This is a predicted structure of a 107-nucleotide RNA (Glycine riboswitch aptamer) from Desulforadius tongensis. The prediction has a mean pLDDT of 81. NCBI's taxonomy places the organism under Bacteria, Bacillati, Eubacteriales, Peptococcaceae, Desulforadius. Of the family's consensus pairs, 91% are formed in the model.
[in-house]
RNA sequence: AGGAAGGCAGCAGGAGAGUUCUGGAAAAACCAGGCGCCGAAGGAGCAAGGUUAUCACUGGCUGGGCGGUAACCGAAACUCUCAGGCAAAAUGAACUGCUGCCGGACG
Numbered sequence: 001a002g003g004a005a006g007g008c009a010g011c012a013g014g015a016g017a018g019u020u021c022u023g024g025a026a027a028a029a030c031c032a033g034g035c036g037c038c039g040a041a042g043g044a045g046c047a048a049g050g051u052u053a054u055c056a057c058u059g060g061c062u063g064g065g066c067g068g069u070a071a072c073c074g075a076a077a078c079u080c081u082c083a084g085g086c087a088a089a090a091u092g093a094a095c096u097g098c099u100g101c102c103g104g105a106c107g
Base pairs, nucleotide, nucleotide: 002106006102007101008100009099010098011097012096013095018035020034021033022032023031024030036086037085038084042082043080044079045078049073050072051071052070053069054068055067057065058064
């Protein structure tokens, strides 16, 4: 000098589902209640597999092997729907691309 994971910022793209019913109140926004829905803020769950412990069998014994049980680890765009969201618009939005900064694995 190069520079991964990860993080932050800016720009661009970015789905789904009720203009649902009642009342306040004239109201797609707000508040309260009812029914119906969505998954891509966030959050939660776990398969294969692995680790540890224990029990039984095998083995002359140890190591080991196979099986059962328990605990822990263990992915998501899968699942749940707590939260969030459900006309258009706006806001938000996982994720993707580009740019910049932090970072400093590796070499």